[in-house]
Molecule: Bacterial RNase P class A
Organism: Nitrospirota bacterium
RNA sequence: GAAGCCGGCAAGGUGGUCGCUUGCCCCUCGGGGCAAGAGGAAAGUCCGGACUGCACAGGGCAGGAUGGCUGCUAACGGCAGCCGGGGGUGACCCCAGGGAAAGUGCCACAGAGAGGAGACCGGCCCCCCUUCGGGGGGACCAAGGGUGAAAGGGUGCGGUAAGAGCGCACCAGUGCCGGGGGUGACCCCGGUAGCUCGGUAAACCCCAUCCGCAGCAAGACCCAAUAGGACGGCGUUCGAGGGUGGCCCGCCCGAUGCCGUCGGGUUGGUCGCUCGAGCCCGCGGGCGACCGCGGGCCUAGAUGAAUGACCACCCCCCGCCCCCCGGGGCGGGGACAGAAUCCGGCUUACCAGCCGACUUCGGCA
Repeated sequence: GAAGCCGGCAAGGUGGUCGCUUGCCCCUCGGGGCAAGAGGAAAGUCCGGACUGCACAGGGCAGGAUGGCUGCUAACGGCAGCCGGGGGUGACCCCAGGGAAAGUGCCACAGAGAGGAGACCGGCCCCCCUUCGGGGGGACCAAGGGUGAAAGGGUGCGGUAAGAGCGCACCAGUGCCGGGGGUGACCCCGGUAGCUCGGUAAACCCCAUCCGCAGCAAGACCCAAUAGGACGGCGUUCGAGGGUGGCCCGCCCGAUGCCGUCGGGUUGGUCGCUCGAGCCCGCGGGCGACCGCGGGCCUAGAUGAAUGACCACCCCCCGCCCCCCGGGGCGGGGACAGAAUCCGGCUUACCAGCCGACUUCGGCA
């Protein structure tokens, strides 16, 4: 210098005019002043929790989610470190990564055969025919060829009519036994068994673990409707109906009560609401996720839903022109998006940039 890989920062700035939301203060009740006012994703609503109600949420079935190990955490399907497998020269990246000798299903096309399989070409032996090229029949085989994503250990020697883990040696894998290391996933070593059994579980299924349901329109209070209207049905310890919105049990509530139709009415306000697993700085522990201690700070709470519009200058990028090669002028652009109970994650969107660590290649010293 080029290419690459990983992580982080940041999301234009300043001033003026007009306007909006909230809080506080002043006030001559007209208004005025001060302060604060979106995000890294506020998004998708995909996970997990806090909070609230149903019973301080109990048993079973069904259903759902997860799936290497050890940690972190309030919790997680998240994160960190490691293990195993795959890719890359490398930095590094990817993996739902339990079980296929419990059972079932599926495996397109091609192919003889896709299963505890198979014989198309082929190999070899025997018999018959022959125009001596070969043809037909019977038995054996799975080495070689061919099909395919996949045909089921590999190489060699022996063996045989030809062959084959059929036997043997070595190598690879698996199971079992033993030893060593590691908290563990797992790794290393030795012995042993010819054991080499197709793949697929984000297919059914099996195993293990976890999950009660609903969600701030949760929920609580105030005010109004509201005068307790009409008809029909059910029911008061032989209990209708409801909580209970997957089902059953259990539990609880339950009587001038409940349900349906018709008729009449309200569809306003306050709280919940933002101080919280909070943010910043420093020190300490840990490889790290993260944790502990000390100090400092308060940082949106709207509800037809505020956080905006315009102008000027500067900044960044792109294009064109001028040019004394330092710069100048003109034009255009500055993304994705926007709180709605809160928090921890994941995923997705994103103009133009900046910073740091590392890798490979090339050059120079």